[in-house]
RNA sequence: AACGAACGCUGGCGGUAUGCUUAACACAUGCAAGUCGAACGAGAAAGCUCUUCGGAGUGAGUAGAGUGGCGCACGGGUGAGUAACGCGUAGGUGACCUACCAUAUGGCGAGGGAUAACUAGAAGAAAUUUUAGCUAAUACCUCAUAAGUAAAACAAAUUUGAAAGUAGUUUUAGAAAGGAUGGGACCUUCGGGCCAUCCACCAAAUGAUGGGCCUGCGUAGCAUUAGCUUGUUGGUGGGGUAAUGGCCUACCAAGGCGACGAUGCUUAGCUGGUCUGAGAGGAUGAUCAGCCACACUGGAACUGAGACACGGUCCAGACUCCUACGGGAGGCAGCAGUGGGGAAUAUUGCGCAAUGGGGGAAACCCUGACGCAGCAAUACCGCGUGAGUGAGGAAGGGUUUCGGCUCGUAAAACUCUGUCAAAUGGGAAGAACGGCAUAGGGUCCAAUAGGCCUUAUGAUUGACGGUACCAUUAAAGGAAGCACCGGCUAACUUCGUGCCAGCAGCCGCGGUAAUACGAAGGGUGCAAGCGUUGUUCGGAUUUAUUGGGCGUAAAGCGCGCGCAGGCGGAUUAGCAAGUCAGAUGUGAAAUCUCGGGGCUCAACCCCGAAACUGCGUCUGAAACUGUCAAUCUAGAAUCUUGGAGAGGGAAGGGGAAUUUCUCAUGUAGGGGUAAAAUCCGUAGAGAUGAGAAGGAACACCAGAGGCGAAGGCGCCUUCCUGGACAAGUAUUGACGCUGAGGCGCGAAAGCGUGGGGAGCAAACAGGAUUAGAUACCCUGGUAGUCCACGCCGUAAACGAUGUGCACUAGAUAUGGGGGGAUUGACCCCUUCCGUGUCGCAGCUAACGCAUUAAGUGCACACGCGCUGGGGGAGUACGGUCGCAAGACUAAAACUCAAAGGAAUUGACGGGGGCCCGCACAAGCGGUGGAGUAUGUGGUUUAAUUCGAUGCAACGCGAAGAACCUUACCUGGGUUUGAAAUGCAGUGGAAAGCUCUAUGAAAGUAGAGCCCCCUUCGGGCCGCUGUACAGGUGCUGCAUGGCUGUCGUCAGCUCGUGUCGUGAGAUGUUAGGUUAAGUCCUGCAACGAGCGCAACCCCUGCCCUUAGUUGCCAUCAGGUAAUGCUGGGAACUCUAAGGGGACUGCCGGUAAUAAACCGGAGGAAGGUGGGGAUGACGUCAAGUCAUCAUGGCCUUUAUAUCCGGGGCUACACACGUACUACAAUGGCCGGUACAAAGGGACGCAAUACCGCGAGGUGGAGCAAAUCCCACAAAACCGGUCUCAGUUCGGAUUGGAGUCUGCAACUCGACUCCAUGAAGUCGGAAUCGCUAGUAAUCGUGGAUCAGCAUGCCACGGUGAAUACGUUCCCGGGCCUUGUACACACCGCCCGUCACGCCAUGGAAGUUGGUAGUACCCGAAGUCGCUGGUCCAACUCUUUGAGAGGAAGGCGCCGAAGGUAAGACCGAUGACUAGGGCA
Repeated sequence: AACGAACGCUGGCGGUAUGCUUAACACAUGCAAGUCGAACGAGAAAGCUCUUCGGAGUGAGUAGAGUGGCGCACGGGUGAGUAACGCGUAGGUGACCUACCAUAUGGCGAGGGAUAACUAGAAGAAAUUUUAGCUAAUACCUCAUAAGUAAAACAAAUUUGAAAGUAGUUUUAGAAAGGAUGGGACCUUCGGGCCAUCCACCAAAUGAUGGGCCUGCGUAGCAUUAGCUUGUUGGUGGGGUAAUGGCCUACCAAGGCGACGAUGCUUAGCUGGUCUGAGAGGAUGAUCAGCCACACUGGAACUGAGACACGGUCCAGACUCCUACGGGAGGCAGCAGUGGGGAAUAUUGCGCAAUGGGGGAAACCCUGACGCAGCAAUACCGCGUGAGUGAGGAAGGGUUUCGGCUCGUAAAACUCUGUCAAAUGGGAAGAACGGCAUAGGGUCCAAUAGGCCUUAUGAUUGACGGUACCAUUAAAGGAAGCACCGGCUAACUUCGUGCCAGCAGCCGCGGUAAUACGAAGGGUGCAAGCGUUGUUCGGAUUUAUUGGGCGUAAAGCGCGCGCAGGCGGAUUAGCAAGUCAGAUGUGAAAUCUCGGGGCUCAACCCCGAAACUGCGUCUGAAACUGUCAAUCUAGAAUCUUGGAGAGGGAAGGGGAAUUUCUCAUGUAGGGGUAAAAUCCGUAGAGAUGAGAAGGAACACCAGAGGCGAAGGCGCCUUCCUGGACAAGUAUUGACGCUGAGGCGCGAAAGCGUGGGGAGCAAACAGGAUUAGAUACCCUGGUAGUCCACGCCGUAAACGAUGUGCACUAGAUAUGGGGGGAUUGACCCCUUCCGUGUCGCAGCUAACGCAUUAAGUGCACACGCGCUGGGGGAGUACGGUCGCAAGACUAAAACUCAAAGGAAUUGACGGGGGCCCGCACAAGCGGUGGAGUAUGUGGUUUAAUUCGAUGCAACGCGAAGAACCUUACCUGGGUUUGAAAUGCAGUGGAAAGCUCUAUGAAAGUAGAGCCCCCUUCGGGCCGCUGUACAGGUGCUGCAUGGCUGUCGUCAGCUCGUGUCGUGAGAUGUUAGGUUAAGUCCUGCAACGAGCGCAACCCCUGCCCUUAGUUGCCAUCAGGUAAUGCUGGGAACUCUAAGGGGACUGCCGGUAAUAAACCGGAGGAAGGUGGGGAUGACGUCAAGUCAUCAUGGCCUUUAUAUCCGGGGCUACACACGUACUACAAUGGCCGGUACAAAGGGACGCAAUACCGCGAGGUGGAGCAAAUCCCACAAAACCGGUCUCAGUUCGGAUUGGAGUCUGCAACUCGACUCCAUGAAGUCGGAAUCGCUAGUAAUCGUGGAUCAGCAUGCCACGGUGAAUACGUUCCCGGGCCUUGUACACACCGCCCGUCACGCCAUGGAAGUUGGUAGUACCCGAAGUCGCUGGUCCAACUCUUUGAGAGGAAGGCGCCGAAGGUAAGACCGAUGACUAGGGCA
């Protein structure tokens, strides 16, 4: 795009078409083929009139029936069968027919016998049958005639030839029917004859029309159908037909068809056309038209011009109906209609008015052909459902950022119009013939009868239908839906739902913010329709002729030889098959296209043109192909000479090594492995020496080397033998290339027979390894490996690249040959033949290929093979081959939406290279064991609030839960609320303070004190109501912000350019170097940004400035002592500003680089040490409980207040810490040295009290001034002496102190007493590289109180680093990848459960076709006599000619029997496959 469609929702009108695609299933009822009295005989009735009542007339020679003629073979239906001369196209018929029709010719004479109807009778239920008798014809028969016709014999011309014999001659044979109308003369039996006209009839001829038969070409699928055929192929004789012919028959011959697809099976009516497509094609064959076939199924003939006959006959069968059971009837695939089937397809209508057909002289009759109407939105076409104005942008709906926006000029309102529908009125065309009437003309004729032809006038004929059309009336009144809105694809929001319900053509959507589900609003598209489903073509160059491919995506046979087939070098001449040109015939009509015309337009219809790309015939051309002839040498082949070679086959020979055996020497091991063991060995191994046997393979040479078609080929010699190559000259003269089938060769393994067997070695055994180890490793070991002969016929048989030929830049290496030049093994050239590497053009999706092509062409009407998504499956079945194993050929059902190639970026690897890091190693100290503290899990509980969960949760949020905090639980209260803002109403002086009652408190109730400001608007407070508040309720997977982590790792990107089809690459890679993408050099890159570094802070040295609260060298004063005082500004220090370090200098190394190594100087040396600083990003990482925030939820509760409890529980498990286990120590005594902080709701000195925690008291200090505040380890002296201790301090008892409203649950500290575990910690695991680890104390935040935690400070102060193999993490380059939620990936097979289709299967069952035999209806044909018979003949009781029935025979449908074939269905069980 289309449809003979169907289904869903909806539906106003008209025109034109179309309408059982399924059950060629079965059919009730009606109709669909009759007509002619001008062929024939016979011939009613009702009614009406008359009547003598008997009847007559009319109806009427009518109806109906019969004989006869023509028609019934057309028209109409259907598509079952048919793969065929069935159809299409072009021809042939010298092998034929043709009723009616047309034209022209010749005829139409004489006779005869019957028979329906009818009458009478008989049988039967009926259908129907039968006997006797009568009768007519255009029915039937005989005779005559024969121009022509037919048959037989003879037989020209013509024709290339052929006669089944044409013209011609002779002989023979066969015809006919009358009817109607009119009529002057003549005849008459008065009917008529006769004449004329018309019609009919006979013979023969021509034409037209219609057909029969034959032929070329075209016209489905399957080769898992490869051989078929006996009337088969041909001939001769005969028969048969309208006619050819094995069409039939007898005999003879043995042919015929087939890979260019016979035979078989399956499917199918064919065509013009139709749909689609740019076309070529593909699909299709409704309606219309042509042909064919069929008519319940099968068979058969009759009649006829024509049939083997839809509405005819006979037989058989199935089915239905009637029956008196004896027997009969029927055939809608005609039009309607019914049942059934089905998703599905109409009225038991009107009319012959038109067109056409049959009959008839005609009128006319018949016609379900046809013309019309009815039903159906089934299709196409047309029209309408209104038009204009109209903003307060109404109401209402939807939405909203609450401002608005949108439906929307849409509506309302106002002004118009009147198509369709409705009503009323008018009203066609389609009708012209014909016949009739009247008036003429012409023709036949003797005729003014009559017939025929014709002109004019008149009346007559319409189913549709009072229809089309026109007018009038009133009235916007009666007339819009359907699908869609994630992308493809035009059109978006809200609500509901919450992987549910559902959607879906493909991708896919839905798990609480769905433009994808459902609804609504809005929008988009089409519109009396719109969607869905189905089917066909297109897109699809996705079967590729036009117009594809095969290295890796599917795809080159493992390799050769070669029949058929296809293709084929150069020159010349001829022919004209292909080819080309012109002419001509045909290519039906309709359809399509174009131009006109008619319906108001269109659809539709009519006219004309063009076209129908095809086929035939004739004529011409001769380039190309072909063919024929002649010639040529460039292809191909042959010849001579020569060298190279693991080419093949056979025979013989050789040495090294392994193994075994013998002898000898000799003694305890050997062997094997990562390590072992099995194993061998004291019965003498292994080792060593000598000898022997046997089998297999041939080291070095050896090479990307050589040879071969491929498989493959490797010691030496000989024999036989194939091919290639070079040089040379000669010969043949296209002899060539490819190659379906076919034939041959064909690794390894395997098979058969017979040998052989050293080594190796499937299977097997043992030992190891391992969770296991039917493996890898070891010890053994059989087939086999070897030989001969025969099979097998496959491999990643690979260059994953078929063969041959030609052409298209080069460079280089190597093997062979040749040439040049040579003393030359060097060297040079090569237009020669191989084998490789690199590379241009070109090709390719890319990778890559590139004279050894994957380039360009040829083998082009495909030279050969192969391919058309993945799986199923190289499987099943069938067939062929094989001893078997198996090989070759080779599907389908079903299932998925992918499978695959090449390349890219990442990620990953028990891949590689380089490098880094307390990553390992080297060290030091810990954790894991104990007790305690603390956090978590778990458990428990009314509650044990919540969050954090590998590293990167777990002394985390929490820098401090007794109440509070607090979010949890229990109980008691409040409801505009504890706090906020506003509005309305009302009341007021309050508010505030004190007290009382009650209560656990909150609160409730009451009393008192106090008694506001004002610019007079109000502010302020209480109460009520209403908006709202409130929520630590949910979602960190809706979010912002903040944070963790990789990681302070060195990376992450961009612009322009360039490269690539592209993803992308380059830069950013490379060579060095660095802590660093740090820097240098190079480079199709050149630059730039975020990171690195530096800039900032602290600290280490110096300088300047400034000296109080800090300092005190010098000077002076003073003290028991002290910077205590004067003073000083030097030092320390404080805190401001500067300097200093930059690989700056020297040497070496490196590439004259960057840089590195060493050195000098320096307080400090190569980033001096530390901090702050965290790129692009990753983890849907963490946090809705800091805060903020979308959505959802709650609103007398999930809000809020209060008392109490809980977060502190405790069998247990884990993390992080503290204290220890002791002598490098504990205890006692003495004594020394910090830094950094904090202090007014505070730090607190001296003093006094207490053993102590602390108390009393309060100098000083808002701090370089005073206080916290004695630093501790260290050092000195003493003691303890290796013990569960003078270690360790848990736990518990008692007594206290402090804070606080309150230490019971549940604080810290002190004193006395108690004195647990623990003696250095399994597997495992953590931190640290220097002022670091370790160890020692000090301060601070939080805080009323509470620190083993956290943050900060200083004191003392090590050990070790060979090094980068390994573990972990990271960076760069590279490589592989089937990974990309990225290795915590992907993914294979079995098993278990379910579903689906398929194969096998003892069988069971159905169908189809064929073969053989039996039986054999009807019927044609043949034969037949002891049957019968009107026409003709005769010699007449009858016979003959001829015929009928009967009988027999051939053939013969259905049926039966038999054995097989093929195709299905089903089958216990079984096998694999697919999906989940």
Annotation
Predicted 3D model of a 1476-nucleotide RNA (small-subunit ribosomal RNA) from an uncultured bacterium. The prediction has a mean pLDDT of 83. RNAcentral holds the sequence, with entries from ENA and SILVA. Rfam family: Bacterial small subunit ribosomal RNA.